A computed fold for a 73-nucleotide RNA from an Actinomycetota bacterium, annotated as transfer RNA. Rfam family: tRNA.
[in-house]
RNA sequence: UGCCGGGUAGAUCAAUUGGCAGAUCGUCUGACUCUGGAUCAGAAAGUUCAAGGUUCGAAUCCUUGCCCGGCAG
Numbered sequence: 001u002g003c004c005g006g007g008u009a010g011a012u013c014a015a016u017u018g019g020c021a022g023a024u025c026g027u028c029u030g031a032c033u034c035u036g037g038a039u040c041a042g043a044a045a046g047u048u049c050a051a052g053g054u055u056c057g058a059a060u061c062c063u064u065g066c067c068c069g070g071c072a073g
Base pairs, nucleotide, nucleotide: 001072002071003070004069005068006067007066010025011024012023013022019056027043028042029041030040031039049065050064051063052062053061
């Protein structure tokens, strides 16, 4: 430098050819327990990497840039 894949909650990842942003773990609160853990119930936590474009509607499609990984040189 070129090509390919990826960037979504604190973490790991989903989101079915554009239509309510979710799961698990973790965190917090409560129940249970002598206490803790485990278990159960609930809650909080998102500018979906950035800036534009298309569209009634974009995490999803298009353009450019940034970052990470792989391959090639």

Its mean pLDDT, the model's own confidence on a scale to 100, is 80.